[in-house]
RNA sequence: GCGGGGGGCCGGAUGGCCGCGGGGCGCCGGCCGCGAGGCGGGCUUCCCGAGGAAAGUCCGGACUCCACGAAGAGACGGCGGCGGGUAACGCCCGCCCGGCGAGAGCCGAGGGAAAGCGCCACAGAGAGCAGACCGCCCGCACCUCGUGCGGGCAAGGGUGAAACGGUGGGGUAAGGGCCCACCGCGGCCUCGGCGACGGGGACGGCAAGGCAAGCCCCGCCGGGAGCAACGCCGAAUAGGGACCCCUCACGGGCGCUUCGGCCCGGGGUCCGGGUAGGCGGCUCGAGCGCCCCGGCGACGGGUGCGCCAGAGGAAUGGUCAUCGCCCCGUCGCCGGAAGGUGGCGGGGAACAGAAUCCGGCUUACAAGCCCCCCGCGCAC
Numbered sequence: 001g002c003g004g005g006g007g008g009c010c011g012g013a014u015g016g017c018c019g020c021g022g023g024g025c026g027c028c029g030g031c032c033g034c035g036a037g038g039c040g041g042g043c044u045u046c047c048c049g050a051g052g053a054a055a056g057u058c059c060g061g062a063c064u065c066c067a068c069g070a071a072g073a074g075a076c077g078g079c080g081g082c083g084g085g086u087a088a089c090g091c092c093c094g095c096c097c098g099g100c101g102a103g104a105g106c107c108g109a110g111g112g113a114a115a116g117c118g119c120c121a122c123a124g125a126g127a128g129c130a131g132a133c134c135g136c137c138c139g140c141a142c143c144u145c146g147u148g149c150g151g152g153c154a155a156g157g158g159u160g161a162a163a164c165g166g167u168g169g170g171g172u173a174a175g176g177g178c179c180c181a182c183c184g185c186g187g188c189c190u191c192g193g194c195g196a197c198g199g200g201g202a203c204g205g206c207a208a209g210g211c212a213a214g215c216c217c218c219g220c221c222g223g224g225a226g227c228a229a230c231g232c233c234g235a236a237u238a239g240g241g242a243c244c245c246c247u248c249a250c251g252g253g254c255g256c257u258u259c260g261g262c263c264c265g266g267g268g269u270c271c272g273g274g275u276a277g278g279c280g281g282c283u284c285g286a287g288c289g290c291c292c293c294g295g296c297g298a299c300g301g302g303u304g305c306g307c308c309a310g311a312g313g314a315a316u317g318g319u320c321a322u323c324g325c326c327c328c329g330u331c332g333c334c335g336g337a338a339g340g341u342g343g344c345g346g347g348g349a350a351c352a353g354a355a356u357c358c359g360g361c362u363u364a365c366a367a368g369c370c371c372c373c374c375g376c377g378c379a380c
Base pairs, nucleotide, nucleotide: 001376002375003374004373005372006371007370008369009368012323013322014321015320016319017318018317020049021048022047023046024045026043027042028041030039031038032037051351055362056361058360059359060358061357062356063226064225065224066223076222077221078220079219080218081095082094083093084092085091096110097108098107099106100105111217112216116215117214118211119210120209133157134156135153136152137151138150139149140148141147142146165183166182167181168180169179170178184206185204186203188201189200190199191198192197230280231279232278233277240271241270242269243268244267245266246265251264252263253262254261287307288306289305290304291302292301293300294299325348326347327346328345329344330343331342332341333340334339
């Protein structure tokens, strides 16, 4: 210098003017109240005011209400190597095993297939207590090559994702764990490790194909709903209840009928529920950043310093100037070139936006910056 791998950061800065949401001090009016005081408004000033993902709402919690016996079982759902971290997790860290890569590294729903059931498409002769298409070998027949028939075999070829251990040797008519060595596999012993697991040894026999993101088995976890949770205050109008008053005047009902009466009617006072609306919940907390200590690390501890949106049809904005960044054009200088540097002009700046709050994961993202590592080339 080129190519590649891993991790982290940033997500423009400053100032002026105008404006918006929240909070505090002060001043000036208004309303209510005997008062203490309360409610609401205006002005001025000070402080704070989106994100790394605020997003998807996919996990885990806090909190609230409901249910319940602070129990157990079943169903259903989720998780699944080992050891740690954490409030918890399906997250994170370290390690193990397997696969990929020349390497840095990356990927893995990573328990159980010698409990049971089920499935294994297409191709192929044969796909699970398998099979013989080509082939190899032996015998017989025919006119030699060869063909046909009978038998043996499964090494080689072929099909397939997968063909009933692999490689080599012996043996054999040809072959075959038939026998042997090594590898693989299995349980046993032993050593190392907290453990997953790894190293070694002797033995066994070739049996135990794959799939559990098919049923299933084993272990662990899970009651339900969610801030539109939930609690409080509460109009106007309509409707409900209690009591009082008016009237039996329209019509109707009860009362056998008449009289008298009661109810449905009208007015008033009071009460209670719900709605609109308002208040709380609401944001200082399993908090964040820097620093120190412990730990390989996730993280934990210390608190020395700094920081802290709380709106609610929902504020966090607009504009101007200067500077910074990137791209393009042009000119000057340096250089053999690639390129570097400076001036001028033009253009660009993403994804997105709180809504009860945290811890994660995933997804989106212009331009830029930093660190570590691998491979190749060159120079010393």